[in-house]
RNA sequence: UGGCCGGUAGCCAAGCUGGUAAGGCACGUGAUUGUUAAUCACGCAACCGCGGGUUCGAAUCCCGCCCGGCCAGCCA
Numbered sequence: 001u002g003g004c005c006g007g008u009a010g011c012c013a014a015g016c017u018g019g020u021a022a023g024g025c026a027c028g029u030g031a032u033u034g035u036u037a038a039u040c041a042c043g044c045a046a047c048c049g050c051g052g053g054u055u056c057g058a059a060u061c062c063c064g065c066c067c068g069g070c071c072a073g074c075c076a
Stems, first nucleotide, its partner, number of pairs: 001072007010025003019056001027043005049065005
């Protein structure tokens, strides 16, 4: 320097054909339990790495940039 993959809640992670964000853990409240834990119910939280563009509509498509991983190349 080029190519490929990835960046989505506190953490992990789905979303693949544009139609407005699953699930798990954690956390909060309650029930149950002698207490804790476990279990159950309810709740909480992401405008999707950043900036533009296309579109009625973008996590998703296009452009640029940033970060991480892998491979290749260049210099020596």